[in-house]
RNA sequence: AGAGUUUGAUCCUGGCUCAGGAUGAACGCUAGCGACAGGCCUAACACAUGCAAGUCGAGGGGCAGCGGGGUGUAGCAAUACACCGCCGGCGACCGGCGCACGGGUGAGUAACGCGUAUGCAACCUACCCUUUACAGGGGGAUAACCCGGAGAAAUCCAGACUAAGACCGCAUAAGACCACGGAGGGGCAUCCCUCAGGGGUCAAAUAUUCAUAGGUAAGGGAUGGGCAUGCGUCCGAUUAGCCAGUUGGCGGGGUAACGGCCCACCAAGGCGACGAUCGGUAGGGGUUCUGAGAGGAAGGUCCCCCACAUUGGAACUGAGACACGGUCCAAACUCCUACGGGAGGCAGCAGUGAGGAAUAUUGGUCAAUGGACGGAAGUCUGAACCAGCCAUGUCGCGUGAAGGAAGACGGUACUACGUAUUGUAAACUUCUUUUAUCUGGGGGUAAAGUGGCCCACGAGUGGGUUAUUGCAAGUACCAGAUGAAUAAGCAUCGGCUAACUCCGUGCCAGCAGCCGCGGUAAUACGGAGGAUGCGAGCGUUAUCCGGAUUUAUUGGGUUUAAAGGGUGCGUAGGCGGGCAAUCAAGUCAGCGGUGAAAUUCUGUGGCUCAACCAUAGGACUGCCGUUGAAACUGGCUGCCUUGAGUGCGGCAGAGGUAGGCGGAAUGUGUGGUGUAGCGGUGAAAUGCAUAGAUAUCACACAGAACACCGAUUGCGAAGGCAGCUUACUGGAGCGCAACUGACGCUGAGGCACGAAAGCGUGGGGAUCGAACAGGAUUAGAUACCCUGGUAGUCCACGCCGUAAACUAUGAUGACUAGCUGUUGGCGAUAGAGUGUCAGCGGCACAGCGAAAGCGUUAAGUCAUCCACCUGGGGAGUACGCCGGCAACGGUGAAACUCAAAGGAAUUGACGGGGGCCCGCACAAGCGGAGGAACAUGUGGUUUAAUUCGAUGAUACGCGAGGAACCUUACCCGGGCUUGAAUUGCAGACGAAUGCAUCAGAGAUGAUGCAGCCGCAAGGCGUCUGUGAAGGUGCUGCAUGGUUGUCGUCAGCUCGUGCCGUGAGGUGUCGGCUUAAGUGCCAUAACGAGCGCAACCCCUACCGCCAGUUACCAUCGGGUAACGCCGGGGACUCUGGCGGGACUGCCACCGUAAGGUGCGAGGAAGGUGGGGAUGACGUCAAAUCAGCACGGCCCUUACGUCCGGGGCGACACACGUGUUACAAUGGGCGGUACAGAGGGCAGCGACACAGCGAUGUGAAGCGAAUCUCAUAAAGCCGCUCUCAGUUCGGAUCGGAGUCUGCAACCCGACUCCGUGAAGCUGGAUUCGCUAGUAAUCGCGCAUCAGCCAUGGCGCGGUGAAUACGUUCCCGGGCCUUGCACACACCGCCCGUCA
Repeated sequence: AGAGUUUGAUCCUGGCUCAGGAUGAACGCUAGCGACAGGCCUAACACAUGCAAGUCGAGGGGCAGCGGGGUGUAGCAAUACACCGCCGGCGACCGGCGCACGGGUGAGUAACGCGUAUGCAACCUACCCUUUACAGGGGGAUAACCCGGAGAAAUCCAGACUAAGACCGCAUAAGACCACGGAGGGGCAUCCCUCAGGGGUCAAAUAUUCAUAGGUAAGGGAUGGGCAUGCGUCCGAUUAGCCAGUUGGCGGGGUAACGGCCCACCAAGGCGACGAUCGGUAGGGGUUCUGAGAGGAAGGUCCCCCACAUUGGAACUGAGACACGGUCCAAACUCCUACGGGAGGCAGCAGUGAGGAAUAUUGGUCAAUGGACGGAAGUCUGAACCAGCCAUGUCGCGUGAAGGAAGACGGUACUACGUAUUGUAAACUUCUUUUAUCUGGGGGUAAAGUGGCCCACGAGUGGGUUAUUGCAAGUACCAGAUGAAUAAGCAUCGGCUAACUCCGUGCCAGCAGCCGCGGUAAUACGGAGGAUGCGAGCGUUAUCCGGAUUUAUUGGGUUUAAAGGGUGCGUAGGCGGGCAAUCAAGUCAGCGGUGAAAUUCUGUGGCUCAACCAUAGGACUGCCGUUGAAACUGGCUGCCUUGAGUGCGGCAGAGGUAGGCGGAAUGUGUGGUGUAGCGGUGAAAUGCAUAGAUAUCACACAGAACACCGAUUGCGAAGGCAGCUUACUGGAGCGCAACUGACGCUGAGGCACGAAAGCGUGGGGAUCGAACAGGAUUAGAUACCCUGGUAGUCCACGCCGUAAACUAUGAUGACUAGCUGUUGGCGAUAGAGUGUCAGCGGCACAGCGAAAGCGUUAAGUCAUCCACCUGGGGAGUACGCCGGCAACGGUGAAACUCAAAGGAAUUGACGGGGGCCCGCACAAGCGGAGGAACAUGUGGUUUAAUUCGAUGAUACGCGAGGAACCUUACCCGGGCUUGAAUUGCAGACGAAUGCAUCAGAGAUGAUGCAGCCGCAAGGCGUCUGUGAAGGUGCUGCAUGGUUGUCGUCAGCUCGUGCCGUGAGGUGUCGGCUUAAGUGCCAUAACGAGCGCAACCCCUACCGCCAGUUACCAUCGGGUAACGCCGGGGACUCUGGCGGGACUGCCACCGUAAGGUGCGAGGAAGGUGGGGAUGACGUCAAAUCAGCACGGCCCUUACGUCCGGGGCGACACACGUGUUACAAUGGGCGGUACAGAGGGCAGCGACACAGCGAUGUGAAGCGAAUCUCAUAAAGCCGCUCUCAGUUCGGAUCGGAGUCUGCAACCCGACUCCGUGAAGCUGGAUUCGCUAGUAAUCGCGCAUCAGCCAUGGCGCGGUGAAUACGUUCCCGGGCCUUGCACACACCGCCCGUCA
């Protein structure tokens, strides 16, 4: 000293939370010792028991008890009894002093209670000190005791005897007091003091051991108290008025004393916004805690003061009380009782119950300190000193120290044949002995006091000597002995905040101070290991201060975050111009008093140290007094003119109030013209209209508002003000400088004004128009739209008193660059340019601001005053009060709840916002899907199983480019367990292997026969043991890799610089252009990267080279025919290398980039066509079942082998396809032209057989040679004639072929027969822009075969249309709004559960 938390990120505002310190604490876990301190915070609740205030015989009468003595009796002694107050003493009693201290508690009290400073000319004070004087002489009682009586008791009554230092007269009176009255002096208002005079009243106590101790009166002192006053002393204004002895006076009473303290009379005052009164809470202070301080909070222990003593009241005694352990009365409670009546008061020390989270012993001693009494000894003392209990706190000590690496064992973790950590830790060696246990010694607290004796002198003091006094305690302390021996825990480890891993759990159990963790890999839960922090303690809880500048005096704010009153006038108050003089209240300085001690701070000292204690100093920031200073503030006095005001002059204006007038429009009325509609809307309807509307003309009436001018204008304090004119009236600005001379500014309360709506009474009522009605819209439509329409809108008077009453910006004054427009005035003038004052606007410097922005009209820099704010919600609500006719307004909370709410700006995403642009996106076209049958995939259902995955676009002829067994992962059944496969080691046996037989569904099992190489080691196989197995089991949300999609869309970024507090921006924006962030221009940016394009492949043209299996123009040979042959290298073609296209040329447009052109040339023209190529990223997109891989799970099974079944089920729903519904067609016959591919367990020519699938035989070909292999649509003919057909072919029956171990579930194909639905398909929807769509056939992969109508390729024939970008979908750029950021499939409101 700060940190966490609002956001995707940022800055700010703002609250919440944490880290610190503290405590009379409590709770949890743990616990060795000592010193010092502390210990009912709650029930001022109730209390059993004991103790806490007595003492004096040197005041007295006495003698109950005790001791001594004496006498007597029992013969003496012992002993017992009786008597004698003779002695020591002494219960009770009379008397004196004390009991008013000490000790406890904090209920009450907001008060002169407390604190501080003063005053008493208005007072008292026992005991103590000092001074003066005195004490003569008498008297009468009464308790005890005795006797009697009452009562249960407490206690009381009556009679008789008696004493005193008890009580009462008399004498004396210096003196005191009272009244009278003379003189002098002084002060502080009433007054005070001193000195005379005479009058009245008032004293005393004795005791004795002869030392003393007391007594009375008066003065002084000391101590203690009483009273009064200034200042200070909690919260609430949702408490604003309070007071009748109230305020004062005169006179009395009362008191120690003043005083309405009390009383009679008189007056009508006193207090209060500087907070009276009322309500709530509370003992106050020294101090304590915290804080840098200022402050804030507290008042336990210790000290001072106050108050109280079961509750309330009262007095008595006394120097002192209205009295804690006194009295009386009342009340509640408890106890005793013979029921008549009595007793009691722990907030004294212990202790008990109760309450409570919680707070101790019914201890010891008067040894010390202190107190009461006493002459003293002494007695009493729960004050006090000690001890006991409690980690309640603070301080101190210990639980060992040094060495010791095989870095042991064990534990834990990991990258795991090993390493790390626990950890020098342990073991082990050496050493020490604080503490502990035992033994022994053991000071001081006693300075002193007391008794005896002695001495000195000043006669009650000092000294000497002797004797004696210690609870704590044989404690502290010291020495010796023994032996590491007797002694460590608690909390935490996600961030804040020091400290990390494993296992368990699986939004469960739980944690949590805030943010937040936990839904299968949790450093946040629980355990473990380790670590961190502190340590005889550690954590938690509670409370206070701090951090919090988050109530801001120090030290905050108010345009938008909470916050400027709607506006003015103005009271109190606050603040206030220049010069001079004076006073000294504020202010400053010196001195004095006080600020108790303790505490805090500093020095020193004492307990071994420390805490603790002692001592000295400082401080106590304060208050009071006194002396001075005079700058500033203030008071008073005089002067000044610049602030303010007045005057004079001319000037502008929708400023206000009242009256008069005007035209346009609207509506209505009357009359005319005129005829079928008008009106209204997105479209309509309600409505009006043939009883004549709308329209139009004329006249009339009514009410309301004032077009153009008009503005970025003017006026006003604000609200607000607009036709013209008249009257009255307010204010401003400018100019002059005549007058006043600070007269000023602000302004709590107060008063006034105050839009619209609303209210009351009375008018008025044209328009518009809440409510209401009807018509529409709609799922509904209590709305938006339409037709009507009441209040109201207007006027007068009176209320209301609020608005986003906004410039969301209070008023006044001063200062701080400018530029520009405009209104009014003055000056100057040339219609230019220019000065000045006051307004209204725009831009901008400095500066300010979180930023947006403000910026001489400040939100800048200052001064004064007022108002207001202190997290969000609850709530401007409730209650109370005030106002109002009401509506309602003003003032204005709390409980509870949240960890935020919020401001400005940033980047995205989004918008039924805008601009620009693109895409088979729409449109324009062509052909389809959706209806039918079938094929195939999916959902669903079914099933023993119908294995699994894919699910909007981006799943659904997808993984699968081949499910009859196998595949196969699923189901049923039968087997195996080092296992079906691979491999290491060891051992045993045997070659491996082949064949056969039997059982069995098979796997498998059993049996028999045959059967090695090598010198050896061994090879190979089986078995046994062992180490590795195996898993299509789970998690694609733990992953790699791969893939889909946005999207072949034009985007996505970086470096440096610059801008911004920052997120971030700029670059990448703008203009033009492009298919393109493609390029050009511009430019605080300059460059660069990934994408685009190009480079690559195929194709279209040409050239060169090459020429077999391809080709055949020329030459030759040959055939029925054919490049068939010789040959050729021309052509086609094959396949290698090149060329070619670049807006290069022309014209026009354009700065350029580029664009346009039935331009030229060219095979090809503006990217020629196609492919490969997919930026940063998005969808936790898909895949653990292709593969790989972390973790988890199974191990005679979730592994593996086998047989069979299933993946092919079928009411149904969807996707993708095939074939059709026919004549642009079907059937039959004839006939023409491809390309690209495949082929040896293969393609198979050809021949023969079969209607055919195919079979038999078989040449050639590992292929530019042979073969699959006839391409089909087309073309040429014939036929069918619009029909469920010569369309269509499903389904079914029969007969076959082929593949294969095997076609039942469940193959394809062939032939014959059968001949279903279907006649062009609803809403909706898909593809395609040219060699494309459409249409036609051919090939290939997989493959024994095939459910292929699928997929991937190939060629043949070969269109239509695009005006255009308004709309639908998707996308790109710029901009705008935003309360969204999981980002509009968002957020969010209400009701219900």
Molecule: small-subunit ribosomal RNA
Organism: uncultured bacterium